Overview: Predicted 3D model of a 93-nucleotide RNA (Glycine riboswitch aptamer). Of the family's consensus pairs, 84% are formed in the model. It was read from a public genome assembly, where an Rfam model found it.
[in-house]
């Protein structure tokens, strides 16, 4: 002197599905219960290949896929993801 990589914090963008239907409740945006949908919190399964095994198999294995457990379905929170920052700082010169 340089700026590879990432966890974490701030900031910003960020989809899709019901303002359903009964009931208590004085009333609610609260509770219970009922049909129908969504996939982007987290969660489940596994393709390629890879271990082990004689061999049936067994186990490890990725998503924005898949299930729809949990979670949601008017805005608002919420959000995977993405970009900024912030801080930390390898190689090579």
């Nucleotide at each position: 002197u340089g700026g590879a990589g990432g966890a974490a914090c701030u900031c910003u963008g960020g989809a899709g599905a019901a303002u359903c239907c009964c009931g208590c409740u004085u009333g609610a945006c609260g509770c219970g219960g009922g049909u129908g949908c969504c996939g982007a919190a987290g969660g489940u399964g596994c393709a390629a290949g890879g271990u082990c095994g004689c061999a049936a198999g067994a186990c490890c294995g990725a998503a924005u896929c898949u299930c729809u457990c949990a979670g949601g379905c008017c805005a608002a929170a919420g959000g995977a993801c993405a970009g900024a920052g912030c801080a930390u700082g390898a190689a090579a010169c």